A computed fold for a 127-nucleotide RNA from Oscillibacter sp., annotated as SAM riboswitch aptamer (S box leader). Its Rfam family is "SAM riboswitch aptamer (S box leader)". Rfam describes the family as follows. The SAM riboswitch is found upstream of a number of genes which code for proteins involved in methionine or cysteine biosynthesis in Gram-positive bacteria. RNAcentral holds the sequence, with entries from Ribocentre.

Formats: sequence, C1' cells, structure tokens
RNA sequence: ACCUUAUCAAGAGUGGUUGAGGGAUCGGCCCGAUGAAACCACGGCAACCUGCAAGGCAAGGUGCCAAAUCCGACGUAUGCUGAGCGCGGAAGUGAUAUCCCCGCGUUCGUCCUUCGACAGAUGAGGA
Repeated sequence: ACCUUAUCAAGAGUGGUUGAGGGAUCGGCCCGAUGAAACCACGGCAACCUGCAAGGCAAGGUGCCAAAUCCGACGUAUGCUGAGCGCGGAAGUGAUAUCCCCGCGUUCGUCCUUCGACAGAUGAGGA
C1' cells in the first nucleotide's frame, strides 16, 4: 500500500524548544507573530482492543484534545426563486398582433433542507 468491518453533530490543553505555516485533495471558509506545523514534558478526553472484582472501572495497547470528518464535491427527494418553451386567461384594438401582467404544465440553473454514495480518519481483524 490492499481487503473486511464498526464508528465519526458528544468530549478533552498547558508549558518548553523553535519560527511560518496549518485545517488529507480541489473549491470555499477559517485558524496562525496574542506564535502555524514539528518535537519534548506534563495533563486531559474517550472506551475500539486487552485486562479486571464487568450495565462498570480506566491499569495496559492504540487513538484523540478549533470549527459536524469545518462546509461542499456525485446523486435522490422536497421547497423557494430565476430563466427558457408550450397552453390558457386578462389587458389592449375599429379589428388583429408582439411585449408586459396572471395561472397551469414542462425543462434547466442557483440556493435551503433531507437521505444515500464517494473520499478521508481511527480501531479491530485479514491476506
């Protein structure tokens, strides 16, 4: 690196070294010299695996400690709204007729919400 499976709206940070990036990718939006990332020390959360005196505990193995996995990416459904087209109406005219206006149908687009997929993270197991 690959496969299977479970979970992912809760929770939990200080100090030191150092010094400009970071939030996986892309877009957005954020965090960052009142100190990013990394490393070290100590602390904490959680309860996946092990353990135990087992509806629990938190000793061991991982993991984690800004924002929902920060939001979206590809689709489904609903709604709002805009545009195109079609039909009907109204208005208008001496009579017709286009635009405008109203209603219905349909297609497309933006956005809100819902659900699912994809991708990712972590644990456990496998090859």